The prediction has a mean pLDDT of 83. Predicted 3D model of a 476-nucleotide part of an RNA (small-subunit ribosomal RNA, 3' major domain) from an uncultured bacterium. The RNAcentral record of the full RNA draws on ENA and SILVA.
Context: one part of a larger RNA
Formats: sequence, C1' cells, structure tokens
RNA sequence: UGACGGGGGCCCGCACAAGCGGUGGAGCAUGUGGUUUAAUUCGACGCAACGCGAAGAACCUUACCUGGGCUAGAAAACGUAGAAGCCUGGCGGAAACGUCGGGGUGCUCUUCGGAGAAUCUGCGGUUAGGUGCUGCAUGGCUGUCGUCAGCUCGUGUCGUGAGAUGUUGGGUUAAGUCCCGCAACGAGCGCAACCCCUAUCACUAGUUACCAGCGAGCAAGUCGGGGACUCUAGUGAGACCGCCGAUAUUCAAAUCGGAGGAAGGUGGGGACGACGUCAAGUCAUCAUGGCCCUUAUGUCCAGGGCUACACACGUGCUACAAUGGUCGGUACAAAGAGCUGCAAGCCCGCGAGGGGGAGCCAAUCUCAAAAAACCGACCUCAGUACAGAUAAGAGUCUGCAACUCGACUCUUUGAAGUCGGAAUCGCUAGUAAUCGCUGAUCAGCAGGCAGCGGUGAAUACGUUCCCGGGCCUGCA
Repeated sequence: UGACGGGGGCCCGCACAAGCGGUGGAGCAUGUGGUUUAAUUCGACGCAACGCGAAGAACCUUACCUGGGCUAGAAAACGUAGAAGCCUGGCGGAAACGUCGGGGUGCUCUUCGGAGAAUCUGCGGUUAGGUGCUGCAUGGCUGUCGUCAGCUCGUGUCGUGAGAUGUUGGGUUAAGUCCCGCAACGAGCGCAACCCCUAUCACUAGUUACCAGCGAGCAAGUCGGGGACUCUAGUGAGACCGCCGAUAUUCAAAUCGGAGGAAGGUGGGGACGACGUCAAGUCAUCAUGGCCCUUAUGUCCAGGGCUACACACGUGCUACAAUGGUCGGUACAAAGAGCUGCAAGCCCGCGAGGGGGAGCCAAUCUCAAAAAACCGACCUCAGUACAGAUAAGAGUCUGCAACUCGACUCUUUGAAGUCGGAAUCGCUAGUAAUCGCUGAUCAGCAGGCAGCGGUGAAUACGUUCCCGGGCCUGCA
C1' cells in the first nucleotide's frame, strides 16, 4: 500500500423479512457421475460444469470400436511421361475398391508438324495430413465479480523512502451524480446522455392495410368511391424538478407533495460491461510456438457405438384432480415463416394421413385451429369418467434404409402417484402464476432453446439476522 477479521461506523442488492409459485417424494424426458462395454469419442466440475459446446447422433454428422482397403495419399503447389474430357456395361465384393470391356475424340491457336487451357492416370521428390499433446508457451473470443461505482494520470505539494494528497470531510444521488469545503489544480477510462424498441400527439404518404358518411350489392370492404379513423413507416413534437407549495439551508446540490399531462422525477425495456481478478474456459470454431505420428496418431468404406443400466445428482415435462375432467357450441391475438417452399376450397380415410392442386416470391395467397376464457350438458370425491407410464396388435409419414435407434395415429392395456423429510430455488407489475402461438436447427424428429402475445395476482413493517457488494476507520 493492499487483503483479511465470528472489529466498528455509514449505505445498497428478491440478501433477509412480508407474500405467491415451485424443486426435493411419483412416472417420464434430458444432461452428468458411476458402472458396464470391442467402443460406450472429446471437452465443461462451487457460485461462474451438469436441456452446457450440441440451432436438432438411424446412414452422414463422427472425432470412438471391429473388420476390409490405400500409402504423394480424400483436398493443394511443382517437375516429368501419357491419355481429351465424357457416356456406358459385365464380374468379384458388405461397401470402399479391384478387374475386364463398349461408345467416343470436344475447346482455343496453328506454319497442319504441333502448341495451349481444363480434367484424369503413372512416376519423382520438396512435402501434404493429424478433432494427436501442451489453454500452465499463446492470439482471438467468452464467463465471473458486476451495470458494482469504481480505476487512474499530468503538474504541484508533503514524506529519507515505500507512498500520500487529489479520490478524504459535510450534504445529496441509482451513480467518484451533483453542491459546499479543503494543498491542491486539472484531465482520462468508467456513470449518465447520444443508439434501438415501447407509451402520446402532429405532419407527410394511402396499397395489398382501413371504412365514418354517400351509392351499388342476397352476402362478404365485395364494388364505385373516400383520405376521416385503425394501421403501416418516415420526419418531428413531448419530460426539463420546467411550474406551485413545503423541507433543506451554505439561500447550494437536492428531497417530499401537488397541478397540468399520454407519460414525472433514470417513464418501461434492450444494446452497451472501466482498471483488473480467477495461470477461470476454449489448441475440438479458427489461428498459432514447441513436442509427437508419417504403409500411420494420416485417409477411404461397411457394420456397430455415442441411445448400454444394480445406482446417485442437476435441469425440466406431466400429474396427483371439482378454481377440475369429458362432450357439444361460440369468440378474441401478437410475432413470425414460405419456391428443393407454404399450400385453400373439394374428394377419400375414425385418425395420423392420402388424392388433387386454386392462390402466393406474399400488409394481397398459405401455414392458421390460437388456447386458457365464455355458454350448455354429464361426472359427485372414488385411485374415480383423476392421472397417464408400461405393454400387445394394426397403421401413417419422412428417408437408399426406422432391427439396434425416428415421430405420429387408432384399438386395447391402464403402473406409480391422494401435494412430497432434511433442505432448497425463482419472482416487486403487465412482474409472478397460468394459457396457447411462432421461429432457428431440420429429409424426418423439441418436454430443450430463442421470441410472441392472451388472462393476470399477493406482499414489502423494516434492515436485528443469513449471503454478496461499496465507502471510511489503527486515538480498538
């Protein structure tokens, strides 16, 4: 100078408290450990590993295992020799590949000898290749403390010096935010603002969106039309403690209440992450030093594995029911996606789906049914008309191929489960809870992830205590 203390003071945060809903018990999904295995590829390990890399392991992916092949190699540069490229058949084989044939002679230049471009094959050697090791040799990127309010510098001053001062103090703030004071005076990186979305209004514009008034029309913004409204998307306005009162008093910063206002004291949300910490994570995104392999630790192929299963843990889904279940009827979204695509109406099928294909490169057409909600009927507290695991049979779709190992449908089956020990998590408002919809990945596969809207609470006395953080403090 820091760090630490079961030292002190001040102050924050869903940190506790006050509430609401969960996890921990059950079944299943998923990740991990362990075990097993020929292999169950590798990485990630308190918070900050464990629905994580993986926005999608049947083959491929794939890095693992077994077996079969290749050795200038699957891809790239060079030399040399040859063949145009290309199309196609037989045999062996699981394929990779090996082997035997058939057709065929292109393009540019040409002195018609040939030369060149591109492709393939043989040979040569300089070399390729490696998801092999080291993240404790590294770059880059990322997590974390933490969106916490801090971290520093120049000059000056003080100190023998390390250093201090500034940055401490009195107030105030979400904030080293601002004010006042002061041997300091200034400045930088952070804070805030500038950026995006959202809440209000105006202007501009009016198709594919809209329809108040007018006309047409059986009906439908369907048509004529309209430019008002909704909306779309561009430009602006608007909020600044600006106004009033009180508190503060240094007549400062600011705080509290009110008016007006769509919005009030950072309006709500996002992007944005200072100096640094953890030799944090990543050599398997990529790049890269060093080391290692070079007929193999490289590379091609088939099959298997990553999907195993006495068990343990994490994260989820579905439930245990009547604020519910089943059946019928009937409303109301937002945000997205669509040409190798989305696919209406119609027909067939109980259904998954099939046939067919209008329309749409989409404010036009389609996915598309929103669901909870509401109305009516049944069930009447039971392991049930709750719950749906498991299992049998029959099917559909995708795909070369669903045995290992896909999703979905129908019939039957109908397990555990009656609200969960110790313990533990999230959340302060359009939030929690609850309900569905869309998208990326993707042939197919979503209980995960990223978004979107619908319905919509309770509670916060307070800061003693638990956890984390900031500032001051050795005249403890």
Rfam family: Bacterial small subunit ribosomal RNA. Rfam links the family to the GO terms structural constituent of ribosome and ribosome.